The RNA shown here (transfer RNA) has 72 nucleotides and comes from a Patescibacteria group bacterium. Model confidence (mean pLDDT): 82 of 100. Rfam family: tRNA. Rfam's curators write: Transfer RNA (tRNA) molecules are approximately 80 nucleotides in length. Gene Ontology term of the family: triplet codon-amino acid adaptor activity. Rfam classes the family as a transfer RNA. NCBI's taxonomy places the organism under Bacteria, Bacteria candidate phyla. RNAcentral holds the sequence, with entries from ENA.
[in-house]
RNA sequence: GGGCGGUUAGCUCAAUGGCAGAGCGCCUCAUUGACGUUGAGGAUGUUGUAGGUUCAAGUCCUGCACCGCCCA
Numbered sequence: 001g002g003g004c005g006g007u008u009a010g011c012u013c014a015a016u017g018g019c020a021g022a023g024c025g026c027c028u029c030a031u032u033g034a035c036g037u038u039g040a041g042g043a044u045g046u047u048g049u050a051g052g053u054u055c056a057a058g059u060c061c062u063g064c065a066c067c068g069c070c071c072a
Base pairs, nucleotide, nucleotide: 001071002070003069004068005067006066007065010024011023012022013021018055026042027041028040029039030038048064049063050062051061052060
């Protein structure tokens, strides 16, 4: 330099172009002598970034950044 894949909550990951979710974690309450477990409730987020297409974009298109793999 060329090709491919990835980037979404604190972590691991979902998400037919149509309300951004789950598990774990975190906070509060109940339970306990206390912790844990269990139960109830709650907070999460500029979907890497800048544009484009569209009535509508995490999703489609383009540039850039970062990570990984392959080729040279």